[in-house]
RNA sequence: UCGGAGAUCGUCUAAUGGUAGGACACUUGACUCUGGAUCAAGGAAUUGGGGUUCGAAUCCCUGUCUCCGAG
Numbered sequence: 001u002c003g004g005a006g007a008u009c010g011u012c013u014a015a016u017g018g019u020a021g022g023a024c025a026c027u028u029g030a031c032u033c034u035g036g037a038u039c040a041a042g043g044a045a046u047u048g049g050g051g052u053u054c055g056a057a058u059c060c061c062u063g064u065c066u067c068c069g070a071g
Base pairs, nucleotide, nucleotide: 001070002069003068004067005066006065007064010024011023012022013021018054026042027041028040029039030038047063048062049061050060051059
C1' cells in the first nucleotide's frame, strides 16, 4: 500500500429499520452478631462526522483505532 473482518454499559454478550436488552461487576436496601451467600431496587453503553428514511446500533459515504491475509 491492497483485500477482508471488527468497534454496543466497568467487563462479556444480544437486538428482522420500530421503547437499546441480559449476565457478571458496582451502589442502596432486606436478611445476618459481622462477613459471605440469597432476595429486592437503582445507575450505566451503540467508535467520531455526514447522508437516506416518518423512524438507523442496523442501510450508504467518510475519518480514527484494532485484528487477519497478501505484497
The RNA shown here (transfer RNA) has 71 nucleotides and comes from a bacterium. The prediction has a mean pLDDT of 80. Rfam family: tRNA. It is annotated as a transfer RNA. Rfam's curators write: Transfer RNA (tRNA) molecules are approximately 80 nucleotides in length. The RNAcentral record of the sequence draws on ENA.